[in-house]
Context: one part of a larger RNA
RNA sequence: CUCCAAGGAACUCGGCAAAAAAGCAGCCGUAACUUCGGAAUAAGGCUUGCCCUUUGUUUACUCAAAGGGCCGCAGCUAAAGUAUCUCUGGCAACUGUUUAACAAAAACACAGCUCCCUGCGAACUCGUAAGAGGAAGUAUAGGGGGUGACACUUGACCAAUGCGAGAAGGUCAAAUAACGGCGUUGCUAUCCGUAAGGGUAGUGGUGACUGUUAUAAGCCCUCGUGAAUGUCGGUCGUAACUAUAACGAUCCUAAGGUAGCGCAAUUCCUUGCGGGGUAAGUUCCCGCGCGUUGAAAAGUGUAAUGACUGGAGAACUGUCUCGGAGACUUGCUCG
Numbered sequence: 001c002u003c004c005a006a007g008g009a010a011c012u013c014g015g016c017a018a019a020a021a022a023g024c025a026g027c028c029g030u031a032a033c034u035u036c037g038g039a040a041u042a043a044g045g046c047u048u049g050c051c052c053u054u055u056g057u058u059u060a061c062u063c064a065a066a067g068g069g070c071c072g073c074a075g076c077u078a079a080a081g082u083a084u085c086u087c088u089g090g091c092a093a094c095u096g097u098u099u100a101a102c103a104a105a106a107a108c109a110c111a112g113c114u115c116c117c118u119g120c121g122a123a124c125u126c127g128u129a130a131g132a133g134g135a136a137g138u139a140u141a142g143g144g145g146g147u148g149a150c151a152c153u154u155g156a157c158c159a160a161u162g163c164g165a166g167a168a169g170g171u172c173a174a175a176u177a178a179c180g181g182c183g184u185u186g187c188u189a190u191c192c193g194u195a196a197g198g199g200u201a202g203u204g205g206u207g208a209c210u211g212u213u214a215u216a217a218g219c220c221c222u223c224g225u226g227a228a229u230g231u232c233g234g235u236c237g238u239a240a241c242u243a244u245a246a247c248g249a250u251c252c253u254a255a256g257g258u259a260g261c262g263c264a265a266u267u268c269c270u271u272g273c274g275g276g277g278u279a280a281g282u283u284c285c286c287g288c289g290c291g292u293u294g295a296a297a298a299g300u301g302u303a304a305u306g307a308c309u310g311g312a313g314a315a316c317u318g319u320c321u322c323g324g325a326g327a328c329u330u331g332c333u334c335g
Base pairs, nucleotide, nucleotide: 001326002325003324004323006321007320010319015316025047026046027045028044033038035149049070050069051068052067053066054065055064056063071075084314085313086312087311088310089309090308091306092305096108097107112147113146114145115144116143117142118141124133125132126131150301151300152299153298155232156231157230160229161228162225163224164223165222166221169220170219171218176214177213178212179211180210181209182207183206184205185204186203187202188201189200190199191198192197233251234250235249236248237247260293261291272288273287274286275285276284
C1' cells in the first nucleotide's frame, strides 16, 4: 500500500483512522427556521458515449426536443483535481487574530452601546530639556475604561471605598515674619563690697536654643455619583383533611436579588424528580425548582457563520468479532 466470507461501530474517551457517497455538467425538485439576504449545490431523483432520422432553431450539423440503432465491465470512460449527508443542544453574532517549534479555542479583536477626560500652546504619550507625536486634526475631533452584531431589557442600595463639587467650623508642615522667654555681649545709671567681684533698672547687638501669633492643600465635615470598586437578610405564626402559606408579627440593615434564566461551561447532596429517545442511557433533549444564578466582570433570546464542543441517526467500511492473503521497501542472518 492492495484485497477479503458473514456481520456492520459490537472498536474506542470519542467512528480516531479508513471506507463510502457526490463529482459546482444538464433537467427536475428542495423543509423547519429566518435579520427576507439566506438556509441551499439543502435533502432527493433522472440523464450523460457513438451513428441515423424528423421537427424547431442558429451566422454556423449551432443548440434543443422526440424517435430508432450500435458497442463496452464502465460513456464528466485515463491521470490529476474535485462537498459525505441529516436531526438536535452549548458557546461565540459574523470575516478576521493568537501561544514562530505541544494549546486555533468558548480566548483576543470587531462593528454597535456606554462612561470618564480634553476648548487647543488640548487632554494624553516619549524626552533632563529643546522638541516631537496627538495633528498640518479642533468636541460629528482626540485620548482612556468597560461591554461586545441584532431583538427585548438592564431592578434596589451612596452605609463603606473611590471620584466630583463645596466651603461655615475643627485639625494640621517646613520656611518666613512679628512679639516674647532663656542664654550671651556692649553702653548708661544705681546698690552692696576695702578690693576681687556680685546685683537692679534702662537702652542696643546677637543665637545650629525655645514659646505664641499669622499662612496652603489634605483630613474631619456637607452634598452628589453605579454601563464607579461593590452589596443585594433572619425568626415565629396563620386557610374547614393533610400539605403549603396569598396574610400577620417581630428583629436587623445603606438596601434586602426585581425581570429573566435555572441540577446549568455554575448543583455539593446527585446517576435530583418526571417525561423522551435505547432491549438496556452517570452522557443527551424537554419540563420542574429554596439557586454558591442574575442583569454592560451584562441578563435572556437569536437567523447566518465555526478545522470549536455535547447527543442521535443514514450511508459506509478490517475500528472491531478475528484474523487472513498479497505487493513493495528495509534491518539482521544464511548462501
Predicted 3D model of a 335-nucleotide part of an RNA (large-subunit ribosomal RNA, domain IV) from an uncultured bacterium.